Predicted 3D model of a 74-nucleotide RNA (c-di-GMP-I riboswitch aptamer) from Desulfocapsa sp. It was read from a public genome assembly, where an Rfam model found it. The prediction has a mean pLDDT of 85.

RNA sequence: AUAAGACAAAGCCAAACCUGUCGAAAGACCAGGACGGAAAACCACGGGUCUUAACAGAUAGCCGGGCUGCCUUG
Repeated sequence: AUAAGACAAAGCCAAACCUGUCGAAAGACCAGGACGGAAAACCACGGGUCUUAACAGAUAGCCGGGCUGCCUUG
């Protein structure tokens, strides 16, 4: 540098639900909690889905793509 790996080791993240806060809402953040995850880190570029009368917004743990990183083995 590259390939593989969650049925290894040491670690990591955290669904639903719930506390408080923000928001028109979807939803987001803090605390509790673990369904799961080998990128469940980050990016809203394309598609999908959700919210809004609309403009706009949300979702990266929906799919694709971009980019970066830890451990083990070859």
The source organism's lineage runs through Bacteria, Pseudomonadati, Thermodesulfobacteriota, Desulfocapsaceae and Desulfocapsa.